[in-house]
Context: one part of a larger RNA
RNA sequence: GGCGCGUGGAGGAUGCCUUGGCUUCGGCAGGCGACGAAGGACGCGGCAAGCCGCGAAAGGGGCCGGGGACCCGCAAACAGGGAUUGAUCCGGCCGUGUCCGAAUGGGGCAACCCGGCGGGCCGGAGGCCCGUCACUCCCCUUGUGGGAGGGCGAACCCGGGGAACUGAAACAUCUUAGUACCCGGAGGAGAAGAAAGAAAGAGUCGAUUCCCCCAGUAGCGGCGAGCGAAGAGGGAGGAGCCUAAACCGUCGCGUUCGAGGACGCGUCGGGGUUGUAGGGCCUUGACAUUAGAGCGGCCACAGGAACCGGAAGGCGUUUGGAAAACGCCGGCGCAGAGGGUGACACCCCCGUACGGGCAACGAGUGGUCAAGAGUUCGGGGCACCUGAGUAGGGCGGGGCACGUGGAAUCCUGUCCGAAUCCGCGGGGACCAUCCCGCAAGGCUGAAUACUGCCGAAGACCGAUAGCGAACCAGUACCGCGAGGGAAAGGUGGGAAGCACCCCGAGCAGGGGAGUGAAAUAGAGCCUGAAACCGCGCGCCU
Numbered sequence: 001g002g003c004g005c006g007u008g009g010a011g012g013a014u015g016c017c018u019u020g021g022c023u024u025c026g027g028c029a030g031g032c033g034a035c036g037a038a039g040g041a042c043g044c045g046g047c048a049a050g051c052c053g054c055g056a057a058a059g060g061g062g063c064c065g066g067g068g069a070c071c072c073g074c075a076a077a078c079a080g081g082g083a084u085u086g087a088u089c090c091g092g093c094c095g096u097g098u099c100c101g102a103a104u105g106g107g108g109c110a111a112c113c114c115g116g117c118g119g120g121c122c123g124g125a126g127g128c129c130c131g132u133c134a135c136u137c138c139c140c141u142u143g144u145g146g147g148a149g150g151g152c153g154a155a156c157c158c159g160g161g162g163a164a165c166u167g168a169a170a171c172a173u174c175u176u177a178g179u180a181c182c183c184g185g186a187g188g189a190g191a192a193g194a195a196a197g198a199a200a201g202a203g204u205c206g207a208u209u210c211c212c213c214c215a216g217u218a219g220c221g222g223c224g225a226g227c228g229a230a231g232a233g234g235g236a237g238g239a240g241c242c243u244a245a246a247c248c249g250u251c252g253c254g255u256u257c258g259a260g261g262a263c264g265c266g267u268c269g270g271g272g273u274u275g276u277a278g279g280g281c282c283u284u285g286a287c288a289u290u291a292g293a294g295c296g297g298c299c300a301c302a303g304g305a306a307c308c309g310g311a312a313g314g315c316g317u318u319u320g321g322a323a324a325a326c327g328c329c330g331g332c333g334c335a336g337a338g339g340g341u342g343a344c345a346c347c348c349c350c351g352u353a354c355g356g357g358c359a360a361c362g363a364g365u366g367g368u369c370a371a372g373a374g375u376u377c378g379g380g381g382c383a384c385c386u387g388a389g390u391a392g393g394g395c396g397g398g399g400c401a402c403g404u405g406g407a408a409u410c411c412u413g414u415c416c417g418a419a420u421c422c423g424c425g426g427g428g429a430c431c432a433u434c435c436c437g438c439a440a441g442g443c444u445g446a447a448u449a450c451u452g453c454c455g456a457a458g459a460c461c462g463a464u465a466g467c468g469a470a471c472c473a474g475u476a477c478c479g480c481g482a483g484g485g486a487a488a489g490g491u492g493g494g495a496a497g498c499a500c501c502c503c504g505a506g507c508a509g510g511g512g513a514g515u516g517a518a519a520u521a522g523a524g525c526c527u528g529a530a531a532c533c534g535c536g537c538g539c540c541u
Stems, first nucleotide, its partner, number of pairs: 001540009015526001016490002020461002022458006029451002031152002039100003042055003046078001050074002052059001061094006070082003105114003115133008135149005140143001156187001157185005167174001171222001197205002209236004219227002240443003243387001247270003251266006275421001277386003280382006296369006303361001307356003313329004318325001330347002332336001338350003392416007402428001423438005477484002497525001500512004
């Protein structure tokens, strides 16, 4: 020096554990904000640095309810208090709520500085206290008037803009993708929605949305990569309405006249809402009413907080530190889910099944009362109305699964530009026939999407896993900044956390003693692998 065995150090793998996470489902809520939010700064404790809570009424105030013996948070100790005259705690309502922040009197390098007006305190200059003073839009209409908005929020929704890497084994059309991202807007949902529809030979269907299917079909496509429907059918849900115009009238203004009026424009009211066309006006006939939305009042019932009741077990010369184990003998069960208790407990504790309870509130359901928008006929005639820079066309684009294609349909930047019910649009160029519909105004619940929060459950994870974060984590730390972003869990049943003695310079460390089942469980603490480093012994060189 090597190898082996043993025994230690070092290290923190492994096993076991779980306070945390992940996913799905269900439920609640779907908003908060100028009545000042979200988020913060600074304060508030006997001693008080941090977290949490709270706001100068500051570890908290008031009332009501629950609850019933301890309480003064995490967090021990010290010093003091409170509580059966019901505290602490839990629920509900109310009060207080500094300063910053949309931040809004003005300013500003957020949490600071400086004002105007009215009121108040101090004897004055002056200082302090309370209230108030931003901007934009809308309304009635003018006033010293009223109202709204602004900002924040996880995802979901609609709209306005809108990539590239990538794929095509290069790349340009194409794809990625109308994705990411930016902006605006809304709501608990949003969007869409009451046919100028879908269809196809059936005189069919009958708003929209979502799911299954149709179907990787029909198609589109440097016919490459790739993209990719729709009708029908089966389901979820189900709901329909209001205007513009004709015509009539009020009011205002204007024009005109022969001074009664007529006409034009505008406001408001009536009327009217359709495609087997409907409406208006004139005329004629018949009558009864039908069905009643939404709103409001009252009553009742669900629902709705803390919380309450809630069955049944003992024994032991067994093992053990400890009994829930084992043994023996019992019991309950609408409860043998789960957790805890010194090891494995249906009957020890918390619970569980089941049942009860309630203030505010009460959207919902039911009943009732009143008022009540609006709705419902026929015949004949007149030909007045039925949404115009629209439909449509040319050019350039975009959207439709559809890349210009034979390219319909939808949108429109630009240039043109109809018809008026004997009308107009569509049925994938176009024409005819036939069929379906009635654009150029608007509203509309449900079925659908999402999840911050709560709960339940996992052939989910178990500390290099699972959220980045089980732990004081969006922290420490890095970056001028946008931003990036960790590591770090486990004594023991219980601190019983080693009194006392000794070595030592020692509040280091260690040896005894003691505690404990165990101290090689001693806090650098469960288990304690390997690398790596010692010591002892053996063998070899």
The part of an RNA shown here (large-subunit ribosomal RNA, domain I) has 541 nucleotides and comes from a Bacteroidales bacterium. The sequence was found in a public genome assembly. The coordinates come from a structure-prediction model, not an experiment, and the mean pLDDT is 83. Its Rfam family is "Bacterial large subunit ribosomal RNA".